Predicted 3D model of a 101-nucleotide RNA (SAM riboswitch aptamer (S box leader)) from a Cyclobacteriaceae bacterium.
NCBI's taxonomy places the organism under Bacteria, Pseudomonadati, Bacteroidota, Cytophagales, Cyclobacteriaceae.
The model forms 94% of the base pairs in the Rfam consensus.
Rfam family: SAM riboswitch aptamer (S box leader). Rfam's curators write: The SAM riboswitch is found upstream of a number of genes which code for proteins involved in methionine or cysteine biosynthesis in Gram-positive bacteria.
């Protein structure tokens, strides 16, 4: 890598360096960005998956710190309808954790 299970509308930013693009991929929308995005590092914080503990997020291993996983795309149902739109549920894809090899 693969596979399994769980979760994904809550929460949490400053500094240094970088320097034009970024928000996973394709299309569409929307948004962030030279008043400095993205990325890296430092510090801080959030959280509670694992460890740990009599218990308690005190400590350790990850993770995370714009927007629902930013929204839609596929399917079913319901409502409205001129095209089409809206809502609910599910799927696909993705992310993270724990396990698996």
């Nucleotide at each position: 890598a693969u596979c399994u299970u769980a979760u994904c509308c809550a929460g949490a930013a400053a500094g240094a360096c970088u320097g034009a693009g970024g928000g996973a991929a394709a299309g569409g929308g929307c948004c962030c960005g030279u008043u400095g995005a993205u990325g890296u590092c430092u510090u801080g914080g959030c959280a509670a998956c694992c460890u740990g503990g009599u218990a308690g997020a005190a400590a350790g291993g990850u993770g995370c710190c714009a927007a629902a996983u930013c929204c839609c795309u596929c399917c079913a149902c319901g409502c409205c309808u001129g095209a089409g739109g809206c809502g609910u549920g599910g799927g696909a894809a993705g992310a993270u954790a724990a396990g698996u090899g």